[in-house]
Molecule: Bacterial RNase P class A
Organism: Tsuneonella sp.
RNA sequence: CCAGGGGGCCGGGCAGCCGCGUCUCCGCUCAUCCUGAGAUUGUCGAAGGAAGCGGAGCCGAGGAAAGUCCGGGCUCCACGAAACGAGGGUGGCGGGUAACGCCCGCCGUGGGCAACCAUAGGGAAAGUGCCACAGAGAGCAGACCGCUAACCGGAGCGAUCCGGCAGCAAGGGUGAAAGGGUGCGGCAAGAGCGCACCGGAGGGCUGGCGACAGGCCUCGCACGGCAAACCCCACCCGGAGCAAGGCCAAAUAGGGGUCUCGCGCUCGAAAGAGCAGGGCUGUUUCGCCCGAGAGACCCGGGUUGGCUGCUCGAGCCGCGCGGUAACGCACGGCCCAGACGAAUGGCUGCCCCCGCGCGGCCGGUCCCUGUCAAGGGUUCUUGGCGGGGAUACCGCGCGCGGGACAGAACCCGGCUUACAGGCCCCCUGGCAUC
Numbered sequence: 001c002c003a004g005g006g007g008g009c010c011g012g013g014c015a016g017c018c019g020c021g022u023c024u025c026c027g028c029u030c031a032u033c034c035u036g037a038g039a040u041u042g043u044c045g046a047a048g049g050a051a052g053c054g055g056a057g058c059c060g061a062g063g064a065a066a067g068u069c070c071g072g073g074c075u076c077c078a079c080g081a082a083a084c085g086a087g088g089g090u091g092g093c094g095g096g097u098a099a100c101g102c103c104c105g106c107c108g109u110g111g112g113c114a115a116c117c118a119u120a121g122g123g124a125a126a127g128u129g130c131c132a133c134a135g136a137g138a139g140c141a142g143a144c145c146g147c148u149a150a151c152c153g154g155a156g157c158g159a160u161c162c163g164g165c166a167g168c169a170a171g172g173g174u175g176a177a178a179g180g181g182u183g184c185g186g187c188a189a190g191a192g193c194g195c196a197c198c199g200g201a202g203g204g205c206u207g208g209c210g211a212c213a214g215g216c217c218u219c220g221c222a223c224g225g226c227a228a229a230c231c232c233c234a235c236c237c238g239g240a241g242c243a244a245g246g247c248c249a250a251a252u253a254g255g256g257g258u259c260u261c262g263c264g265c266u267c268g269a270a271a272g273a274g275c276a277g278g279g280c281u282g283u284u285u286c287g288c289c290c291g292a293g294a295g296a297c298c299c300g301g302g303u304u305g306g307c308u309g310c311u312c313g314a315g316c317c318g319c320g321c322g323g324u325a326a327c328g329c330a331c332g333g334c335c336c337a338g339a340c341g342a343a344u345g346g347c348u349g350c351c352c353c354c355g356c357g358c359g360g361c362c363g364g365u366c367c368c369u370g371u372c373a374a375g376g377g378u379u380c381u382u383g384g385c386g387g388g389g390a391u392a393c394c395g396c397g398c399g400c401g402g403g404a405c406a407g408a409a410c411c412c413g414g415c416u417u418a419c420a421g422g423c424c425c426c427c428u429g430g431c432a433u434c
Stems, first nucleotide, its partner, number of pairs: 001430010012351007020060002023057007032050004038044002062405001066416002069414005074241004080286005087237005092106005107121001108119004122232002127230002129226003144172002146168003151164005180198006199221001200219004205214003245308005255299007264275004277290004315334004320329003352403008362395003365390011
């Protein structure tokens, strides 16, 4: 320098003017509402608050605020216990975490020369199902093209050829996939038929917390693939969500308590007990609760609106220690949006980045040429000082245009998706030079 891999960060800056929102403070106003010194027969009312107006100060969107896909906090509801069942999710191992389907480290498999990347990665010798098209054959396989001695028949003097009977999974062909692979031997031709290596299965040994890895012994090779098909195994899981929930306050319809009257069956004077019946989690067992209704009086909730929940939190920044890392601990500092017809913005100037255009009376560069000097030796090269021209390229100046994705709405931890442009660090392969 070229090509590539991984990670982190920013995502406009400064100034002026105008504007918006929360909170705090100051000043002014007191028609209205509230509190109310004091005076009082009614009532009148200083002052203050709410509110209104003006001013000052602090702070005021994101890396994804998004999708709402996971995990939690918080809140309410449900829940007598156990077992079983149903439904949903997760799936190599170890760690991190409040928790996770997230993150870190490692293992296996696949891809890449490499840096590195991808991985839904339990079970296919429990069962069911599927394997399209093509192909002879798709699962206890298959003679389509093929290969082949002996024997039988035929042709030929013969070598041999043709057909039959039979053997063969080596080669070709189909396919995502054809019942281990390569080589040697063997055979009529072949074949784990025999052997070596690789792969595979079973057993044991060593190392490792473990997933696994590496030797050893045995076996000629059985058990094709698919579980993001049903299913089996292990583990996890109550439901709803800030329109949660709480407080305040009308009309009208429903709820609860007390009293009176009244009451399915049996016992009892009554209280009560038992039984029928109903409810409590879908089922079972044990257990628990209710066990008519009508009238009068009293009490208190929901719809709509307001207030609250509401922003100090698994918080942010710095530094140190432990850990390979994710992360944890200690110390110091900081307060950082809380809107609800929903604030966080607009204009101007300068700067930054990108694109386009113009400018040669801007630098380089390129072309032509004069002169001088050196080299070379008879028209060339290099350099200095000039003249004229070009603007493709690298810069410079001016002008115009553009600068993304997108915006809190109870709050956190993740994942995923969108994103103009820019910056930094580490690593790999190649080429060149020292």